Predicted 3D model of a 72-nucleotide RNA (transfer RNA) from Lignipirellula cremea. The coordinates come from a structure-prediction model, not an experiment, and the mean pLDDT is 83. It matches the Rfam family "tRNA". Rfam links the family to the GO term triplet codon-amino acid adaptor activity. Lineage of the source: Bacteria > Pseudomonadati > Planctomycetia > Pirellulales > Lignipirellula.

RNA sequence: GCCCCGUUCGUCUAACGGACAGGAUAGCGGGCUUUCAAUCCGCAGACAGGGGUUCGAUUCCCCUACGGGGUG
Numbered sequence: 001g002c003c004c005c006g007u008u009c010g011u012c013u014a015a016c017g018g019a020c021a022g023g024a025u026a027g028c029g030g031g032c033u034u035u036c037a038a039u040c041c042g043c044a045g046a047c048a049g050g051g052g053u054u055c056g057a058u059u060c061c062c063c064u065a066c067g068g069g070g071u072g
Stems, first nucleotide, its partner, number of pairs: 001071007010025004018055001027043005048064005
């Protein structure tokens, strides 16, 4: 240089082209407890960036960035 795969809440992980982008854990607030832990309830938190296709894109296509693998 070329080819292939990947990138979603702090972390891990889901999601037929039409969902409020779901769950776990962590965090924060509250209940319970004399207190803490455990437990229960609630809150907040993500589609790598740009462009295209489409009525509609996290999902399909292209480019870029980053990570991994293969190869002359």